[in-house]
């Protein structure tokens, strides 16, 4: 003292939830001892048995017994009964009770007490009964009656009798007599009782006694302690969806009752009492010291202990008594149980123990009165289930132990492993050692104070009796117990567990599982690598416990008194107005309720705190203390506040004088436009939409021009302008009216301010009656879109909209901002008043309203003298979401409905603000073969390829929108190959270690089966290297090879969603971070915006930013020009020589060739070379940007490589690695054959036409890149041709492939299925290959198919491209290539432009998106599942209210009776019945809604301008 959870992310609000601490607790798993507590919380449900109240013979008669004693009248016990006390105490429950209760604190001038204590005075004389006992009945039983007879401290009547009690009177005290005094009338008691002792006085007779004498009891009076009644104050629950309640009710005046005041009760009399400070009702519930939690202030709760109160089977009543209206007493009355002979009776554990039932759940039918305490008693004692002890329960709380020291090959095991080792782990085993519990044994306290007998003192006494004190001896008294403890013996012996281990919270790994099983306190885990589920290891925490479950306070400032909010998060009443109530300006006094001091009382005790102290410590437990914030009471102060007086103006009202204004209200009345009627001109269409049509029109619309008629609304002025509480209010004039401001400072003198309850007003809709009704328009019709349109749009149209009258009471009735007063920098408008004078575009000063700002405030936006700022005062409302601006109940309405307002039940979230993103049928700007403009094509044909599908024994796998589909594959007869069928082989077709063993052995040959891999036969031939000292050999060890077993190999089996790596793609788009600094609580922001400008986030300006970093561009290759340098295979301009050749021969020309030569060309290195460098304009005097000049090239000079951060769980385990699972005589490996080449059929990529810019034939030109040894192959020869032989030359600036073709020159061909077209077939052939059938290319002949420029749609491309030709490589024996990937020839068109399509960039707006529009998301219906309202009812309960019965008992009358007592009637009442209402709860066919459930059916309402804001 916090922390988890709403978000991609912040902050904030705001609810869940968690960590503490607690309990009379329970239930799981485990349990060694002890000490000291504690234990029916549920059915106040029902009980069997035991026991829980008796005692006293010194109060009384009688009975029995007696192992006593001297026979006795003896002493000792006992039993019922009369008789006193006591049972009203203790013990037990919390069901009633919200006030006859309790707590605190007062009164009692309204009371009462048996037993105890002190003080007074008393205790005279007498009478009759009756239990018992005895006999008679009756009854089963309890239990009753009738006669006989007896006692007392039982009972009764007399006597005396105060200071008692009654009645009256006077006078004190005090606010008040009811109280005290004093007087006078009147009236009232008792046990010569018990017992113990003496003879001192009396009295007779030794001794006793009616005497004396201690002790006890009896009466009366008073007084005291202690306890009680009874009364008033304040104080502590929930509900207003319970607002009015009451007739004995409020009060008298008389009676009556009490111990005592009082409507307690009665009769009469008045009508009053009590309530928003919540009566009255309805729910709960005993209250308090205290306890539990908490910092506190609270909150919550009353188990044990304590104080009060209430009940004792329900209800009811009284007796006895000092006390009761009585737990173990009585009576009646129900229920319930028992017991009878059926006529009757008996009972009351909520007392202790036990039982039974309900319950998640609570103990022993113990011991003892020893000790404390109580009742009797003189006393000894008895009685006590109170208590005291014991058992039982880990219920709790405390305390101890379950060893300690040493011990590393860190044993074995277990787990995990990167296979190295880590971990359990000094742990263990082992050695020394101690003994608390434990067991056996021995000692042994303390709780014992008192009694009772014997002595001594002392009090009474006449008294050495006797009795009370008080002292000394003496014997006696323990349930628990031979306990506590002390000690000896043994012997590590007897003694550890439960949770959890994904954050929150300390603690991690394997394994099994496979969104299955489960697990969770929130938030969540589990769908094949689960620290979050089982199980193990291991590691944390607590420890004789551990954990869950429940409950209570904390956390929680989430009910905020300390301490909280309300513009957007949940909340300001729709607006005023006012009664209560709260609050309230300035003087002086006075008084003392608040207020503050200071004193006294209380504030039981125990707890809690402090200190000491006692059990070995503790826990427990004693003393003292202080605390107990609280009530009384009295004293003092007199500042605030309240109250009374008293003054005063600044609040607030007034008064004069003036101001604006759509303030109301009513009444008149204008114009403009529309509509509809009439008439006039006039024709063919109007209206209307996105297009349309429904509609109206030749019976003459529509337009037009005139008349007339109706209704409504008030253009322009008109303005973040005005006014009004608010809703509202706008032509114009009249009338009546309200409020506001300024000015003056005359007049009152606080007259104020806000305001529950209540009362006026209150947009529009909507309702009643009556009117009116032009235009518009819900409802409807009809056309239209559309899939669908019960809509959006059109044509029409009723109610409404208007007026009067009434009703309704609502709105996003908003500023989403209650009212009011003061106080806190300004600037800048608008609108109305005043005043100055220096008359101006002035200055001062008031009201009103706007906008933009300081402090300050705010979660943030934002507010900011008009506050959401600082402070007072008042009201109102808030307390997660959803159920629910519901439902019942209530009160309002004619209805519609409105006001007040929940609960089950469910979610972890809802929500506000502001970010960053990403979208938008939002917006700006900008760019791209993006569209436009143009060429040329695909989609139609045939054929070729590659998918799909479909077929198959297989038809191997993959790739799938753009970014798959002439892709992996750059080349499948076989191999490849991974697929199918069949056939073989199992340390294996490869690799590495390890054991062993191998010479006629392995290999090779030869031969059998065999399709072939392979299995087998024969023997014919037959192995190696390197050491082994010193020459060679052997031997021998090793290594190579094989065979055999053992580790192991092997996998084109699975998972690209475990992954390296690599690639595609958006995109060569221009974006994408950082660090420092600054803004902001933060996420973030800035910087990366803005303006110019660029291909560029390229640059320049400006700027809380400076600067850097991946991207960009540069810098690399290559293509264009040039210099230099080198010159073979390259070149050959110039020289010289040969040959060929042509012109008439000298001589020249043309070609070859050898030598010179490097000038050109080219090869290939190095440079150079372009920088907006120069010039005008344009722009900011930049950046750049249009033109221009020079130049080979000009603004990137063309082209290539080069892909930022990042997206898509994008492609690839089948190119290779690789985690983790499977397979191991098989998913491995060999083999032979078939298959990837199938074929109604659909897409794609592509070739070749369709012809005349053309085909055909001849003839003739100009390249470039690039290949080549198992290879290119010349020349020549043969063949119509593929080819064939041939073999010269080159590992290449030499030789060869290697003739380019289109083009061009000349002829045909004449628009036709052709001399286009070449598909598809037959024939014959070449060539590679081991092998062309499935299944290869070519050629030569024949054969001549669809096809005449291709629907919807779609593709490329901006220049040396597009389109045309053609050559060249890989891969490859060959080739299905018309593909790929390179080369070069020829060689165009066209781009106004950015309005739309498609995709990108920046800014910017809205968002309910964030898996980010392929998004989210509403409602009906249909299933399942919970709740819950309404129903015809139906069933139980509750309290009252009429009416009928009316037991016991107590009062009152009456009669009878000497009385005792009887009989009778009366009020008033428990229980029962009945009645009509009234309330609650529980059920109900059927219905209503409301939530909750991966993957239902319809749509598509919201959210973007959600496509109709």
């Nucleotide at each position: 003292a916090g922390g988890g959870u709403u978000u991609g992310a912040u902050c904030c609000u705001g609810g869940c939830u968690c960590a503490g601490a607690g309990u009379g607790a329970a239930c799981g798993c485990u349990g060694g001892c002890g000490g000291c507590g504690u234990g029916g919380a549920u059915u106040a449900g029902g009980c069997a048995u035991g026991c829980a109240a008796g005692u006293c013979g010194a109060g009384c008669g009688a009975u029995c017994c007696u192992u006593c004693u001297u026979u006795u009248u003896g002493g000792g016990g006992a039993u019922a009964g009369c008789g006193g006390c006591a049972a009203a105490c203790g013990g037990g429950u919390g069901a009633a009770u919200a006030a006859u209760a309790c707590a605190u604190g007062g009164g009692u001038a309204a009371c009462a007490u048996a037993c105890c204590u002190c003080g007074a005075a008393g205790c005279a004389g007498g009478g009759g009964a009756u239990a018992g006992c005895c006999u008679c009945g009756c009854g089963a039983a309890a239990g009753c009656g009738g006669g006989a007879g007896u006692a007392a401290u039982a009972c009764c009547a007399u006597a005396u009798g105060a200071g008692c009690c009654c009645u009256g009177a006077a006078c004190c005290u005090g606010a008040g007599a009811u109280g005290g005094u004093u007087c006078a009338g009147g009236g009232g008691a008792a046990a010569c009782g018990a017992u113990g002792g003496c003879c001192u006085c009396u009295a007779u007779u030794u001794a006793u006694a009616a005497g004396c004498u201690g002790u006890c009891g009896c009466u009366u009076c008073g007084a005291g302690a202690a306890u009680g009644g009874c009364u008033c104050a304040u104080g502590g629950c929930c509900u207003a969806u319970c607002a009015g309640g009451u007739a004995g009710u409020u009060g008298g005046c008389g009676g009556g009752g009490u111990a005592a005041a009082u409507g307690c009760c009665c009769a009469c009399c008045a009508a009053g009492c009590c309530u928003a400070a919540g009566a009255c009702g309805g729910g709960u519930a005993g209250c308090u010291g205290g306890c539990u939690u908490a910092a506190g202030a609270g909150a919550g709760u009353u188990g044990u202990c304590a104080g009060c109160c209430a009940c004792a089977u329900c209800g009811g009543g009284a007796c006895u008594g000092a006390g009761a209206c009585a737990c173990u007493g009585c009576c009646c009355g129900g229920a319930c149980u028992c017991c009878u002979a059926c006529g009757g009776g008996a009972g009351g554990c909520u007392g202790c123990a036990g039982u039974c039932g309900a319950g998640a759940a609570u103990c022993u039918u113990u011991u003892c009165c020893a000790a404390u305490g109580g009742a009797c008693g003189a006393a000894a004692g008895u009685c006590u289930g109170a208590g005291a002890a014991u058992g039982c329960g880990a219920c709790g709380c405390c305390g101890c132990g379950u060893g300690a020291g040493g011990g590393a090959c860190g044993a074995a095991g277990g787990u995990c492993u990167u296979c190295g080792g880590a971990u359990c782990g000094u742990a263990a085993a082992c050695c020394u050692c101690u003994u608390u519990u434990g067991u056996c044994g021995g000692g042994g306290a303390g709780g014992a104070a008192g009694u009772u007998c014997c002595g001594c003192c002392u009090u009474u006494u006449a008294a050495u009796a006797g009795a009370g004190g008080g002292u000394g001896g003496a014997a006696u008294u323990g349930a628990c117990u031979g306990u506590a403890c002390c000690u000896g013996a043994u012997g590590a012996a007897u003694a550890a567990g439960c949770c959890a281990c994904g954050g929150c919270u300390a603690a991690c790994u394997c394994c099994g599982u496979g969104c299955c099983a489960g697990c969770a306190g929130c938030c969540g885990c589990g769908g094949u690598a689960a620290u979050a589920c089982g199980g193990a290891g291991g590691u944390g925490g607590c420890a004789a416990g551990c954990g869950u479950u429940a409950c209570u306070c904390g956390g929680u400032u989430u009910g905020a008194c300390u301490g909280g909010g309300u513009g957007u998060a949940a909340a300001g009443g729709g607006u005023c107005c006012g009664c209560a109530g709260g609050c309230g300006g300035u003087u002086u006094g006075a008084c003392a309720a608040g207020u503050g001091a200071a004193a006294a009382g209380u504030g039981a005790a125990a707890u809690c705190c402090u200190u000491u102290u006692g059990c070995u410590u503790a826990a427990c437990g004693a003393a003292a203390g202080a605390a107990g914030u609280g009530c009384u009471u009295u004293u003092c102060a007199a500042a605030c506040u309240a109250u009374c007086a008293u003054a005063c103006u600044u609040g607030a009202g007034g008064a004069u004088g003036g101001g604006a204004g759509a303030g109301g209200a009513g009444a008149g009345u204008g114009g403009a436009a529309c509509u509809g009627u009439c008439g006039g001109u006039g024709u063919a269409a109007a209206g209307g939409u996105g297009a349309a049509a429904u509609u109206u029109g030749u019976g003459g619309a529509g337009a037009u021009c005139g008349a007339c008629a109706g209704g409504a609304a008030u253009g322009c002025c008109c303005g973040u302008g005005g006014a009004g509480a608010a809703g509202u209010c706008g032509g114009c004039u009249c009338u009546c009216u309200g409020g506001u401001c300024c000015a003056u400072a005359c007049c009152u003198g606080a007259c104020g301010c806000u305001c529950a309850g209540g009362g006026a007003c209150g947009a529009a809709a909507g309702c009643u009656a009556g009117g009116g009704g032009a235009g518009c328009a819900a409802a409807c019709a009809g056309g239209a879109u559309u899939a669908g349109a019960u809509a959006c749009c059109c044509u029409g149209g009723u109610a409404g909209u208007c007026c009067u009258a009434g009703c309704u009471g609502u709105a996003a009735a908003c500023g989403a901002u209650g009212g009011g007063c003061a106080c806190u920098a300004g600037g800048u408008g608008c609108u109305u008043g005043u005043g100055c004078c220096u008359u101006g575009u002035g200055c001062a000063u008031g009201g009103g309203u706007g906008c933009c700002g300081a402090a300050g405030c705010u979660a943030a936006c934002g507010c900011g003298u008009u506050a959401a700022g600082u402070g007072c005062c008042c009201c109102a409302c808030c307390u997660g979401g959803g159920g629910a601006c519901u439902a019942c109940g209530g009160c309002c309405g004619c209805a519609a409905g409105g006001c007040u307002a929940a609960a089950a039940c469910u979610c972890a979230a809802a929500g506000g603000a502001a970010u960053u993103g990403a979208c938008g049928g939002g917006g700006g700007c900008c760019c791209g073969c993006a569209c436009a403009a143009g060429c040329g094509g695909u989609g139609g044909a045939a054929c070729a390829c590659g998918u799909g599908g479909u077929u198959u024994a297989a038809u191997u796998c993959g790739a799938u929108g753009c970014u798959a589909c002439g892709c992996g594959a750059g080349g499948a007869a076989c191999c490849u190959u991974a697929c199918c069928a069949g056939g073989g082989u199992u340390u294996g077709a490869c690799a590495u270690g390890c054991u062993g063993g191998u010479a006629g052995u392995a290999a090779u040959g030869c031969u059998u089966c065999g399709a072939a891999a392979g299995a087998g036969g024969u023997u014919a031939c037959g192995a190696u290297c390197u050491g082994u000292a010193a020459c060679c050999a052997g031997u021998c060890a090793g290594a190579a090879g094989c065979c055999a077993g053992c580790a192991c190999a092997g996998g084109u089996g699975c998972u690209g969603c475990a992954u390296g790596g690599c690639u595609g793609u958006c995109g060569u788009c221009a974006g994408c971070u950082c660090g420092u600094g600054c803004c902001g609580u933060g996420a973030g922001g800035u910087g990366u915006u803005u303006a110019c400008u660029u291909a560029a986030g390229u640059g320049u300006a400006a700027g809380a930013a400076c600067g850097a970093g991946c991207g960009c561009a540069a810098c690399c290759c290559u293509c264009g020009c040039u210099u230099u340098u080198a010159g073979u295979u390259g070149c050959u301009a110039c020289c010289u020589g040969c040959c060929u050749u042509g012109a008439u021969u000298u001589u020249c020309g043309a070609g070859g060739u050898a030598g010179g030569g490097c000038a050109c060309u080219c090869u290939a290195a190095a440079g150079g070379g372009a920088c907006u460098g120069c010039c005008c304009g344009c722009g900011u005097u930049a950046a750049g940007u249009g033109g221009g000049a020079g130049g080979a090239a000009g603004g990137c000079g063309g082209g290539g490589a080069c892909g930022a951060c990042g997206u898509c769980a994008a492609g690839u385990c089948c190119g290779c690695a690789u985690g983790g699972c499977c397979c191991u005589u098989a998913u491995a490996u060999c083999c032979u054959g078939g298959g990837c080449u199938a074929c109604a059929c659909a897409c794609g990529u592509g070739u070749u036409a369709c012809a005349a810019u053309g085909c055909c034939u001849a003839c003739u030109a100009c390249a470039g890149c690039g290949g080549g040894a198992g290879g290119c192959u010349a020349a020549g020869u043969c063949g119509c041709g593929a080819g064939a032989u041939g073999g010269a030359g080159c590992a290449a600036a030499u030789c060869c492939c290697u003739u380019a073709a289109a083009a061009g020159u000349a002829g045909g061909c004449c628009c036709a299925g052709u001399u286009c077209g070449g598909a598809u077939u037959g024939a014959g052939g070449g060539c590679u290959g081991c092998a062309a059938c499935c299944u290869g290319c070519c050629c030569u002949c024949a054969u001549g198919a669809a096809g005449c420029c291709u629907g919807a749609a779609u593709c490329g491309c901006u220049a040396g491209u597009a389109a045309c030709g053609g050559c060249g490589g890989a891969u490859c024996a060959g080739c299905u290539a018309c593909g790929c990937c390179g080369c070069c020839g020829u060689g165009a068109a066209u781009a106004c432009g950015u309005u739309c399509c498609c995709g990108g960039g920046c800014c910017u707006u809205g968002u309910a998106c964030a898996c980010a529009c392929c998004g989210c998301c509403c409602g009906u219906c249909a299933a399942g599942c919970g709740c819950u309202g309404a129903a015809a009812g139906u069933g139980g309960g509750a309290g009252g209210c009429g009416c009928c019965c009316g037991a016991a008992g107590c009062c009152c009358g009456a009669c009878c009776g000497c009385a005792a007592g009887g009989u009778u009637g009366g009020a008033a009442c428990a229980c029962g019945g009945u009645g009509a209402a009234u309330u609650u709860c529980a059920u109900g066919a059927u219905u209503g809604g409301c939530g909750c459930u991966a993957a239902g059916u319809c749509g598509u309402a919201a959210c973007a301008a959600g496509g109709u804001a």
RNAcentral holds the sequence, with entries from SILVA. Small-subunit ribosomal RNA from a metagenome, 1509 nucleotides, folded computationally. Its mean pLDDT, the model's own confidence on a scale to 100, is 84. Its Rfam family is "Bacterial small subunit ribosomal RNA".